[in-house]
RNA sequence: GGGGGUGUAGCUCAGUUGGGAGAGCAACUGCCUUGCACGCAGUAGGUCGUCAGUUCGAACCUGAUCACCUCCA
Numbered sequence: 001g002g003g004g005g006u007g008u009a010g011c012u013c014a015g016u017u018g019g020g021a022g023a024g025c026a027a028c029u030g031c032c033u034u035g036c037a038c039g040c041a042g043u044a045g046g047u048c049g050u051c052a053g054u055u056c057g058a059a060c061c062u063g064a065u066c067a068c069c070u071c072c073a
Stems, first nucleotide, its partner, number of pairs: 001072007010025004019056001027043005049065005
C1' cells in the first nucleotide's frame, strides 16, 4: 500500500425486504430484613465511531474517513 471483518447504554451483545432503538448484567430508588445479601417492583442512562449523500423517512443503502482485528504484499 491492497482485500476482508468489527464499531449500537458503563460491560457483553441483539436488532438489515429502510418506518417502534432493545435484552441480560451493572448503577440508582422503593418494598422486604434489626442490618446485609437474595428476591420483587420501578427509574435513569444512547446524538447507533465520524462526516456527507440517496430517500417522505437511514443503526440498516451509497461514498469518504477514524480506531481495532485479520489476510496479502
Predicted 3D model of a 73-nucleotide RNA (transfer RNA) from Spirochaetae bacterium HGW-Spirochaetae-1. The RNAcentral record of the sequence draws on ENA. Taxonomically the source falls in Spirochaetota (Bacteria, Pseudomonadati). Its mean pLDDT, the model's own confidence on a scale to 100, is 83. It matches the Rfam family "tRNA". Rfam links the family to the GO term triplet codon-amino acid adaptor activity. The family's RNA type in Rfam is transfer RNA.